About this RNA:
The part of an RNA shown here (small-subunit ribosomal RNA, 5' domain) has 532 nucleotides and comes from a metagenome. Its Rfam family is "Bacterial small subunit ribosomal RNA".
Context: one part of a larger RNA
């Protein structure tokens, strides 16, 4: 010159869009961020409605009104069981110089809920536990016996493919170890039902699509003031474990294996996409966004479940904090706000679930600090405005010279004409809603799809639009010796003080300090900090 997740001084009108702990992966009060499902299931604490059944009051005298109580009867429903789902989604960069990340091949060594497709079945049967109820133990935290009960919770039998496993034949492939097809035999190996007839689930089994899992070749910071390292260490045979190869693990045997093409040790750092810079090569840098990986107070372990060795799940262990009746018990903000701390610094304990998405549900719907909005900050980029055009008596004042006179502030000011962006006030007023739901028709032919109809906007009475008034409501920093665009006068007198560099100041300072005038850039300038 550029650039910046900046800072800090001096100003300061607006909108849109995009940014906001770069420090202590430090502590952490409060609220809320993951729950649904009654069309699985026993139930009924609370609400509502209904039946009876008590009191009371009004009276039309057999009706309304209100208390209270009793029935799961019916909408529904805490709490418990059961299902799904909490492995997504958010947030951090501590650890990692790694097949971790990139790129590229490989899997004849794998898995894979829910979704999509096809096939086939969904038979007979037990026994428990939770909740309720009883006692009982504790200061709570929460246990413990006893009685009863249900299920789409567990279990046992049957049946049973193309399924697993052993034997065995055929032929065909394959770089191979060896693979897939086709056949016989034996052995094992399923299920759950609600609803009430629309369909919704359940099991096995092939394929599928998605997301994972492992291997590998290349790429991936400094230091030789680190030169040798290594014993499950390197291979092999046999196991074991695992979805699945492998020393992943073990026993045995064998003495390999790696290194100046940088082993090992030490420092550093999450890697990409891509940002900035530069004519390019290159160099710097990994904040938002996007992929990918670790992590979750520190360490560590496994459980369940397709999936985790699990941010709001379990054990143990260590630090800390808190309650305690002293016996014992509770937590985990690197989720959104938000506190303390630190720091030169970085926001609100806001709105909605209308969109998009997400989990669950047959839907209706419920939940979601994902998302969408709004606040707060000149912290960025981009735009707009702070007025336009005419106007010389070159006006007054202020500055200054060669000082009766000139010169320069300056068409600049006054004054005339003229807009109204903004602004302030009054009217008007969206678009985001595509679909869905619910009603009603149709159409194909029973679960879809079409018309038509209804509702359902957080943001918002916003954005835009009209109209009204009246130049009104809005300019600043910094520099001005030479690098570098802009000068003079006063003041100071090597003193104050200036300065990126060269350097300025000791009585005529364009260089300090104020003033006029200038010059650059403008809602920003200007210093420091980095990077090129």
């Nucleotide at each position: 010159g550029g650039a910046u997740g900046a800072a800090c001084g001096c100003u300061a009108g607006c909108u849109a869009c995009a940014g906001g702990c770069u420090u202590a992966a430090c502590a952490c009060a409060u609220g809320c961020a993951a729950g649904u499902c009654g069309c699985g299931g026993g139930g009924u604490a609370a609400c509502a409605u209904c039946u009876g059944g008590u009191a009371g009051a009004g009276c039309u005298u057999g009706c309304u009104c209100u208390u209270c109580c009793a029935g799961g009867a019916u909408g529904a429903c805490g709490a418990c069981c059961g299902g799904c789902g909490c492995a997504c989604g958010g947030g951090u960069g501590a650890g990692u110089a790694a097949c971790g990340c990139g790129u590229a091949u490989c899997c004849a060594a794998c898995c894979u809920g829910g979704c999509c497709c096809a096939u086939a079945c969904c038979a007979c049967g037990g026994g428990a536990u939770a909740g309720c109820c009883c006692g009982u133990c504790g200061a709570a935290a929460g246990g413990c016996g006893g009685a009863u009960u249900a299920a789409u919770a567990c279990c046992g039998u049957a049946u049973g493919c193309u399924g697993u496993c052993a034997u065995u034949a055929a032929g065909a492939u394959g770089c191979a170890u060896a693979u897939a097809u086709u056949g016989a035999u034996g052995a094992c190996g399923a299920a759950a039902g609600g609803a009430c007839u629309g369909g919704c689930g359940g099991u096995a089994u092939g394929g599928g699509a998605u997301g994972g899992g492992g291997a590998u070749g290349c790429g991936u910071c400094u230091g030789a003031u680190u030169a040798g390292c290594u014993u499950g260490u390197u291979g092999g045979c046999g196991g074991g474990g695992u979805a699945a190869c492998g020393g992943c693990c073990c026993a045995c045997c064998a003495a390999g294996g790696c290194g100046a093409c940088g082993a090992u040790c030490a420092g550093u750092a999450g890697g990409g996409g891509u940002u900035c810079u530069g004519a390019g090569a290159g160099g710097a840098a990994g904040g938002u966004c996007c992929c990918c990986c670790a992590c979750a107070u520190u360490g560590g372990u496994a459980c369940u479940g397709a999936g985790a060795c699990a941010c709001g799940g379990a054990c143990c262990a260590a630090a800390c904090u808190c309650c305690u009746a002293c016996g014992g018990g509770a937590g985990g903000c690197a989720g959104c706000a938000g506190u303390g701390a630190g720091g030169a610094a970085u926001a609100u304990u806001g709105g909605u679930c209308a969109a998009u998405g997400g989990c669950c549900g047959a839907g209706a719907g419920g939940c979601u600090g994902a998302a969408c909005c709004a606040g707060c900050c000149a912290a960025g980029u981009c735009g707009c405005g702070u007025g336009a055009a005419g106007g010389a008596a070159g006006a007054a004042g202020g500055a200054u010279c060669u000082a009766u006179g000139g010169u320069u502030u300056g068409u600049a000011a006054a004054c005339u004409u003229c807009u109204u962006u903004u602004a302030u006030a009054g009217g008007g007023g969206a678009a985001u809603a595509a679909a869905g739901u619910g009603g009603a028709g149709g159409a194909c032919g029973u679960g879809u799809c079409c018309u038509u109809u209804u509702u359902u906007g957080u943001a918002u009475g916003u954005a835009c639009c009209c109209u009204a008034u009246g130049a009104a409501u809005a300019a600043g920093c910094a520099u001005c010796g030479g690098c570098u665009a802009a000068c003079u006068c006063c003041g100071u007198g090597c003193c104050a003080g200036c300065a990126g560099c060269c350097g300025c100041g000791g009585u005529a300072a364009u260089a300090c300090g104020g003033a006029g005038g200038a010059u650059g850039c403008g809602a920003g300038c200007g210093u420091u900090a980095u990077c090129c």